[in-house]
């Protein structure tokens, strides 16, 4: 000393990749700002730079001038030190450039130490003076002159050089006293040069570089070694351990992060190198090839008299400029250091300090205590309240910082202070002058309320926002950090997401198509040496600062001293030898050879064989034949097809044939010959690690293609025709070319798969088979044992799925490849190829995922299994008419509103003429048609009846009747009433996608779950599966399950027998009575019936199947027989289903109107479409007499008997009934006659007239019935559709609720009463198990490609227009080196007395090499643009089609060729 989250899904798991939380920084930006203290401050244009400063000094070297009486000062020059330090900055370098570590051929001004030495001589020359040129800069010419300038000459302990003889080199003086100084030689210190190992970015789509290149010898150069230079000679030198080239880039010491190991990074400060405009060159000197010198060349910039001159801030400040961005043209040389100087000193933008910036890191404050009415104010609320909040206010204190005022240091050893009146200290005043930023879905600490309404906007990532937004704005209240907050940017972290530490590759990305085989890697057994790696001690270096430890000084702290420690490296020494490696020497077990047997479609070449298509010749024979779902096209009277002889040709080898054999893969199959490769068994011998893997590299490589010559029977891209279709460049049919076949050459890819690299060990097993060996007997077995080839499992591994001695286990060893999905194996460049095209191979851009593997569901034109009036058998009907209702549609002022596929459409509506009514038009009210409270007046109030104005609401009048309770007797409580105000009432006004209550529907289908236990990482799964049964998850058996709920059955009602009990208002057998006649009486309780309790049905019995079950089957017996018929009951859920217009309810909304009344209209409208009914169409009928039998129900605001009156609807009457009593009530088909006679009718009833009841204020919009008249469509319904399995379906009537009136619907009753079912193949819907999915909003799913449009970026492009190189010429500036040197010329030689005069030597010109810019040509290579023009990526609900996903409807993919709108 190691910490994670978020996101791919319905959910998992695992792979992945985005994103997030930490830490930093020379930052910038936005709000915001009180101190002080350390530090820091042009990352960009190595872009241009005004101005001022940044290097002087030295009179104890010199000379001359200038001021001084004099000492003394000054000034320019000659000379000497120094300007090669210090300061600055990273252009350029991929380098001996830095780092480390060593190492030899070297010089080093000052400065230490040690010795010697400092003697004679001499020629000049600035300065000045005179002339003179120019604008300037700045010269020229002549004259004077001095020195520690400058030359000769002596002299050499040590020095050099040498042919060992010899030969060569110093010096400088000032002052005066005694020093400073100068010369030579050694040595030391310091500094520099140099040369070497190792290290030190990317890129191979940069693979070959290289003539001074690489070495030698001879010279020269240099301080030195060296091709460093040059002459001659050799032809070498580098490179896959990456040469060359191209891009980038100053290295370190450290910084930053990280556990580390590593990434990243090179401000500051510190060490090295490199540059000073840009390129070149050398001079001085100890030291440069010189930032503030000098020579040229080029830019640029400024003076100018246009002749010519001048300059170089990447020194400090400073300006422009560039940029998100980075300071003052400040003090002082007080201090530290440099420089000169003997010193004093005197420079010194190095430095020491101040100023501006929150830029960063540490400290401090913005005040303490106390204070409950929890003030007020804000906010929010269920309206109590709650919170901001002890927070304020108030009281009582303090006084750090900051302010004012006094003092006042250390830095300075004796002087000498920029800082600075500074740190400090001391005293004074007042809470007084000092709080911001961000952020509040999740990740991540903190929640409301209002605004908005995919809109404004927000977003790090998943996302929010579409009318209740903890996600935008605000605003209260929270959370974090705090003089700072937060946003951008960058690194590193997390990321084990490049994996050394530490990852993978069967299916997620990833194993080359297979071998061979170079380098290279690894590599059996003993010994024995040696000491390379390896291991331990020692020494030496890792520079300081930094980091970490102690300890210490500023009050702390940051900072900073001072001491250890560490600097995980290098070198270099001494041991150690087990292993690795090296030598030797042996071995056999690895790996080969030999010997002897063995399978085998193994290779390549020749020959052969027989079956079948085909074509040809005959021959027999007649109309079809072929072909499909169906059909055509196509062949056939010219004789097909069939059939049967012969014949020809080419391809392919039926049975055998098998997870059977053989090859490295790819591959290979008729029989026989020849040539050949590998394998495998045995059994002795032999060699003696001889081995394994392999990067380039070489070789084989299926199909399809191309080449050049052959072959062509069948088959068959293209092509043509016929189908199919909405279309049909296809699927399917009739033709058909290339190709298939052979030879040679290419091409080199496949899903070339075990999607599994190759080799050696190593770890249970069991059953197969293929080929050898041994044993053993029963001689066809059993065992054993090597090698292949399958299936099943243990342990291990895996994400799981599965691998599991033929690993995907456990180890070792080499290759080879991966690092989100799309862009794309693409583009470009190379390499190959005849092309097709392999082959290597990216970037821009874009998206948050893209995937694997299992889980549940769903869903399939997948599969099995069963069910249901679901087909299928059958009855009747809807569709066709007329009517009636509902519904779109339309019209309409307004036809109110909802319901929409089954699961809307005779539904809400169990009943619109006002009303109801929600619409419509018009009048009308405003606390309100209702309801509660408050305060104020009244005293009540109710009702009748006449009236007036009005369409009425209302407004008014008059008359009658009627007059509330309590009481403390107060208009004092209630109460009711009016008037005006206030709250508030009101909304059938939105949202059913905010509810909530109900309700449909899958479906009365048989399923839906749970607890424990199991099993799986898990989601989950077992149970619920599986055998049989069943109506049933209903029941038995079997099982890692064992139980258990909610559904199923029953338990409930009602029906069918039967008993008990009771007995009126039902009955009425048996006895009376009575009537025309009736249970009418009296009586009975037998009986039906009513209604209460009970009984009976359980597969309980018998037979037969089954498994000795469950149960089916069949039968008795019973009223009923296998849930006996009907009903209520609807599981978990689904559909954002319906419903805010039953009610309830959040929000919103509207309040002289979206509320209320109140009148009229309207929901009834009608070119038309649907839906559900009715009534027909007739003779099973019509119609007219006659006559029989129900059940259930209704009823006093009612149901209404008898009678009379109407043809009827109805009327008048007036009994009985509050119902087992009356009444409604007649039941209809039904039978008994009787008449019509197939017809638009005596079928059928619309429509239409005229007369009428009835209800109601009120029948005109718009009621229902009646009578008479009229008599429409309609003669069994096109596709096409619906109900229904028994008392059911058809058919007949009756009754009810709703209602004043008004059903052909509705919900109820009983009367007559069938056919049919073989059966699960199909059509629908459902259940269970299995199976594939790329679906999960779940197949009304997802999903692909073109074309069209808008964007973006990227390729190709005739071209253009830069930039870096490369070679060749060509050209030549300064310069240094050579030669030459007619011109110039003082020291030093000669000769001369001297004047001279010659010579050495020197210099100017020139001339030659090298060479910068520059020009000219001509490759490379890289940016940049570019008309047009490819393909990509991205978008809203364009166009076409259906490719992929389910057997996806023609299985899908994979490589190739052809062809097609597009998949």
């Nucleotide at each position: 000393u190691u910490a994670g989250a978020g996101u791919u899904u319905g959910a998992u798991c695992c792979u992945g990749g985005c994103u997030c939380a930490g830490a930093a920084c020379g930052a910038a930006c936005g709000c915001u700002g009180g101190c002080g203290g350390c530090a820091g401050g042009c990352u960009u244009a190595a872009c241009a730079c005004a101005u001022g400063c940044a290097a002087g000094u030295c009179g104890a070297a010199c000379g001359c001038c200038c001021c001084g009486c004099a000492a003394g000062g000054g000034g320019a020059g000659u000379g000497g030190c120094a300007g090669a330090c210090g300061g600055g900055u990273g252009a350029g370098u991929a380098a001996c450039g830095c780092g480390u570590g060593g190492g030899a051929a070297u010089c080093u001004a000052c400065c230490g130490u040690a010795c010697c030495c400092u003697a004679c001589g001499g020629a000049a020359u600035a300065a000045c003076g005179c002339a003179u040129g120019g604008a300037a800069a700045c010269g020229u010419g002549u004259g004077c002159u001095a020195a520690u300038a400058c030359c000769g000459u002596a002299u050499a302990c040590g020095c050099c050089c040498u042919u060992c003889g010899g030969g060569g080199g110093a010096a400088a003086g000032a002052u005066u006293u005694a020093u400073c100084g100068g010369g030579g030689u050694a040595u030391g210190a310091u500094g520099a040069g140099c040369c070497c190992g190792c290290g030190u970015u990317g890129g191979a789509u940069u693979a070959g570089c290289u003539a001074g290149u690489u070495g030698g010898u001879g010279g020269g150069g240099u301080a030195a070694a060296g091709g460093c230079c040059u002459a001659c000679c050799a032809a070498g030198g580098c490179g896959a351990c990456g040469a060359u080239c191209c891009a980038u880039a100053g290295c370190u010491g450290g910084u930053c992060u990280g556990a580390g190991a590593g990434g990243a990074u090179g401000a500051u400060c510190a060490g090295c190198c490199a540059c000073a405009u840009u390129g070149g060159g050398a001079c001085u000197g100890a030291g440069a090839c010189a930032c503030g010198g000098c020579c040229c060349a080029a830019a640029c910039u400024c003076c100018u008299a246009c002749g010519g001159g001048a300059g170089g801030c990447a020194g400090c400040a400073g300006u422009g400029g560039g940029g998100a961005a980075u300071a003052u043209u400040g003090g002082a040389c007080a201090a530290u250091g440099g420089g000169c100087g003997c010193a004093a000193g005197c420079c010194u933008g190095a430095u020491c300090c101040a100023g501006c910036c929150a830029u960063g890191c540490c400290g401090c404050g913005u005040g303490a205590g106390u204070g409950a009415u929890g003030a007020a104010g804000g906010u929010c609320u269920u309206a109590a309240g709650a919170u901001u909040g002890u927070a304020a206010a108030g009281c009582u204190c303090u006084u750090u910082c900051a302010c004012c005022g006094a003092u006042g240091a250390g830095g300075a050893u004796a002087a000498u202070g920029a800082c600075g009146g500074u740190a400090g200290u001391c005293g004074g005043a007042g809470a007084a002058g000092a709080a911001g930023c961000c952020c509040c879905g999740g990740c991540u600490a903190a929640c409301u309320u209002c605004g908005u309404g995919c809109c404004a906007g927000c977003a790090g990532c998943c996302g929010c926002g579409g009318u209740a937004a903890u996600a935008c704005g605000a605003a209260g209240g929270g959370g974090g950090c705090u003089a700072g907050c937060g946003u951008u940017g960058u690194u590193c972290g997390g990321a084990a997401u490049u994996a050394c530490u530490g990852g993978g590759c069967g299916u997620a990305a990833a194993g080359c198509g297979c071998a061979c085989g170079u380098a290279g890697g690894c590599g059996g057994a003993u010994a024995u040496u040696u000491a390379a790696g390896u291991c331990a001690g020692g020494g030496g270096u890792g520079a300081a600062a930094u980091c970490c430890c102690g300890c210490a000084g500023c009050u702390c702290a940051a900072c900073u001293g001072c001491g250890g420690a560490a600097c995980u490296g290098c070198c270099u020494u001494u041991g150690a030898u087990a292993c690795u490696g090296g030598g030797u020497a042996u071995c056999u077990c690895g790996a080969g050879u030999a010997u002897g047997g063995a399978a085998g479609a193994g290779g390549u070449g020749a020959g052969u064989g027989g079956a079948a298509u085909u074509c040809c010749g005959a021959g027999u024979g007649u109309a079809g034949a072929g072909g499909u779902g169906a059909a055509a096209u196509u062949c056939g009277u010219a004789g097909a097809u069939a059939u049967u002889c012969g014949g020809a040709g080419g391809a392919a080898c039926a049975c055998c044939a098998g997870u059977g054999g053989c090859g490295a893969a790819g591959g290979c199959g008729g029989c026989u010959c020849a040539c050949u490769g590998g394998u495998c068994c045995a059994u002795u011998a032999c060699u003696g690690a001889c081995g394994c893997u392999g990067a380039g590299g070489u070789g084989c490589g299926a199909a399809a293609g191309c080449g050049u010559g052959g072959u062509g029977a069948g088959c068959a891209a293209a092509c043509a025709g016929g189908a199919u279709u909405a279309g049909a460049u296809a699927c399917c049919c009739u033709g058909g070319u290339a190709g298939u076949c052979c030879a040679c050459g290419c091409c080199g890819u496949a899903a070339a798969c075990g999607a599994u690299g190759a080799a050696u060990g190593u770890u249970a097993g069991c059953c197969g088979u293929c080929g050898g060996g041994c044993a053993g007997c029963u001689u066809g077995c059993u065992g054993u044992u090597c090698g292949g080839u399958g299936g099943c499992g243990c342990a291990g591994c895996u994400a799981a799925c599965g691998c599991a001695u033929u690993a995907a286990a456990c180890a070792u060893u080499c290759c080879g490849c991966c690092u989100g999905g799309g862009g794309a194996g693409u583009a470009c460049g190379g390499u190959c190829g005849c092309a097709a095209g392999a082959u290597u191979a990216a970037a821009a851009c874009u998206c948050a995922a893209a995937g694997g593997a299992a889980u549940u569901g769903a869903c399939g034109g997948g599969g099995g299994c069963c069910c249901g009036c679901a087909c299928a058998a059958g009855c009747g009907g809807u569709g066709g008419a007329g009517c009636a209702u509902g519904u779109g549609g339309u019209u309409u002022a307004a036809u109110u509103c909802g319901a929409a596929g089954c699961a809307a459409c005779g539904c809400g509506c169990a009943g619109a003429a006002c009303c109801u009514u929600a619409c419509c038009a018009g009048c009308u009210c405003u606390u309100g048609a209702c309801a509660u409270u408050c305060g104020g007046g009244g005293u009540a109030u109710g009702g009748g009846c006449a009236g007036u104005g009005g369409a009425g609401a209302c407004a008014u009048u008059g008359u009658c009747c009627u007059u509330c309770a309590g009481u403390u007797c107060g208009g004092c409580u209630g109460g009711c009433c009016c008037c005006a105000g206030a709250a508030c009432a009101g909304g059938u006004g939105c949202u059913g996608c905010a509810u909530g209550g109900c309700u449909g529907u899958c479906g009365u289908c048989a399923g839906c779950u749970c607890g424990u236990g199991u099993c799986g990482u898990g989601a989950g799964a077992u149970g619920u599966u599986g055998g049989g049964u069943u109506a049933a998850g209903u029941c038995c058996c079997g099982c890692a399950a064992c139980g258990a709920g909610c559904g199923c059955a029953a338990c409930c009602c009602u029906u069918g027998c039967c008993c008990u009990u009771a007995g009126u208002u039902g009955c009425u057998a048996c006895c009376a009575g009575g009537u025309u006649a009736u249970g009418c009486u009296g009586a009975g309780a037998a009986c039906c019936c009513u209604a209460a309790g009970g009984g009976a049905a359980c597969u309980g019995u018998c037979g037969g199947c089954g498994a000795a079950a469950a149960g089916c089957c069949g039968g008795a017996g019973g009223a009923a027989g296998g849930u006996g018929g009907g009903g209520a009951u609807g599981a978990c859920g689904u559909c954002a289903a319906g419903u805010c217009c039953u009610c309830a309810u959040g929000g919103c909304c509207c309040u002289u109107a979206c509320g209320u009344c109140c009148c009229g209209g309207g929901c009834u409208a009608c070119a038309c479409a649907c839906g559900u009914g009715c009534u027909a169409c007739a003779a099973u009928g019509g119609u007219c007499g006659g006559u029989a039998c129900a059940a259930a129900g209704g009823g006093u605001c009612g149901c209404c008997a008898a009678c009379c009156c109407g043809c009827g609807a109805g009327g008048g009457g007036g009994a009985g009934c509050u119902a087992a009593u009356c009444c409604c009530a007649a039941a209809a088909a039904g039978c008994c006659g009787a008449u019509c006679u197939c017809a638009g009718u005596u079928c059928g009833g619309a429509u239409u007239g005229c007369a009428g009841u009835c209800u109601g204020c009120a029948a005109c919009u718009c009621g229902a019935c009646u009578g008479c008249a009229u008599g429409a469509a309609g003669u069994u319904g096109g596709a096409a559709u619906c109900g229904c399995u028994a008392g059911u379906a058809a058919u007949c009537g009756c009754a009810g609720a709703u209602c004043a009136g008004a059903a052909c619907g509705c919900u109820g009753c009983g009367g007559u009463g069938a056919a049919u079912a073989c059966g699960u193949u199909c059509c629908c819907g459902g259940g269970c198990c299995u199976u594939g999915u790329a679906c999960a909003c779940a197949c009304c799913g997802c999903c692909c490609g073109u074309c069209a449009c808008a964007u973006c970026a990227c390729g190709a492009a005739a071209g253009u227009g830069g930039g870096u190189u490369g070679u060749a010429c060509u050209a030549g500036a300064a310069a240094u080196c050579g030669c030459c040197g007619a011109g110039c010329u003082a020291a030093c030689c000669u000769c001369g007395c001297a004047a001279g005069a010659g010579g050495a030597g020197g210099c100017a010109a020139g001339c030659g090499c090298u060479u910068a810019a520059g020009g000219u040509a001509u490759g490379a290579u890289u940016c940049a643009u570019g008309a047009u023009u490819g393909g990509g990526g991205u978008g809203a609900a364009g166009u076409c089609g259906u490719a992929a996903c389910a057997a996806g409807c023609u299985a899908a993919c994979c490589a190739a060729g052809g062809g097609c709108g597009a998949a």
This is a predicted structure of a 1463-nucleotide RNA (small-subunit ribosomal RNA) from an uncultured bacterium.
The prediction has a mean pLDDT of 86.
Its Rfam family is "Bacterial small subunit ribosomal RNA".